This is a predicted structure of a 74-nucleotide RNA (transfer RNA) from a Minisyncoccota bacterium.
NCBI's taxonomy places the organism under Bacteria, Bacillati, Minisyncoccota.
Rfam family: tRNA. It is annotated as a transfer RNA.
[in-house]
RNA sequence: GGGCCUUUAGCUCAUUAGGUUAGAGCAUCUGACUCAUAAUCAGACGGUGCUUGGUUCGAAUCCAGGAAGGCCCA
Numbered sequence: 001g002g003g004c005c006u007u008u009a010g011c012u013c014a015u016u017a018g019g020u021u022a023g024a025g026c027a028u029c030u031g032a033c034u035c036a037u038a039a040u041c042a043g044a045c046g047g048u049g050c051u052u053g054g055u056u057c058g059a060a061u062c063c064a065g066g067a068a069g070g071c072c073c074a
Stems, first nucleotide, its partner, number of pairs: 001073007010026004019057001028044005050066005
């Protein structure tokens, strides 16, 4: 210098050929259970989807620029 991949909740990940209010597990908090703790069960909390624009009636999803990280080639 060239090419490719990833970025979504505190963490690990789903959800994409656009359409109802973006979900799960773990973690955290509350309650139940227990003499008590753990385990188990129930519930709650938590994201304007890396960023800036564009397309569209409508974008996590499509397009373009940028950022961070990773891999390959030179």